RNAcentral holds the sequence, with entries from MGnify. THF (Tetrahydrofolate) riboswitch aptamer from a marine sediment metagenome, 88 nucleotides, folded computationally. Rfam family: THF (Tetrahydrofolate) riboswitch aptamer. About the family: Tetrahydrofolate (THF) riboswitch was first reported for Ames et al. as an RNA motif in 5' untranslated (5'-UTR)regions of folate transport and biosynthesis genes in Firmicutes genomes.
């Protein structure tokens, strides 16, 4: 001098969930994890409380088509901050 390496984010695919309303998102409080180590917050996760709130339809049935800023997995891309460390 250069590089690697996380939590996560976005898109595709698959499998599921809800559509008789959970989930997602918003606010407040507490806690937890967060490149290899220590600390750290913008973010991330969990719990509690609160406000707001939705698109259903077809079929004899099995099922099928939608909807939800739905969940998980996989793949691709992007990928922390200070100090110390690792590789060349």
């Nucleotide at each position: 001098c250069a590089g690697a390496g996380u939590a996560g984010a976005u898109a595709g695919a698959a499998u599921a969930c809800g559509u008789c309303a959970a989930g997602u998102g918003c606010c407040a409080a507490a806690g937890g994890a967060u490149g290899g180590g220590a600390g750290g917050u913008u973010g991330c996760c969990u719990u509690u409380g609160g406000a707001c709130g939705a698109a259903g339809g077809g079929g004899a049935a099995a099922c099928c088509c939608g909807c939800g800023u739905u969940a998980u997995u996989u793949c691709a891309u992007c990928g922390c901050u200070u100090c110390c460390g690792c590789u060349g």